A computed fold for a 71-nucleotide RNA from a Pseudomonadota bacterium, annotated as transfer RNA. The coordinates come from a structure-prediction model, not an experiment, and the mean pLDDT is 82.
């Protein structure tokens, strides 16, 4: 220097073009002498910039980041 692949919550991972989910973590409660298990809520995310379309995590181009292979 070619060419592939990965990006969504704090973390792991999910989501035919049509309201972004789940476990775990956080926070608040019931329970319990306390704590811990269990149980119920509640908070929290689509790397970035453009394009396409009524409509984009999702399709199309560029860009960062990180991988993997060629050379």
């Nucleotide at each position: 220097g070619c060419g592939g692949g990965u990006a969504u919550a704090g973390u792991u991972c999910a989501a035919c073009g049509g309201u972004a989910g789940a476990a775990c973590a956080g926070c608040g409660g019931a329970u319990u002498g306390u704590g811990g298990c269990u149980c119920c809520g509640c908070u929290g995310a689509c790397u970035u910039g453009g394009g396409u379309u009524c409509a984009a995590c999702u399709c199309c181009c560029a860009a960062u980041a990180c991988u993997c292979g060629c050379c």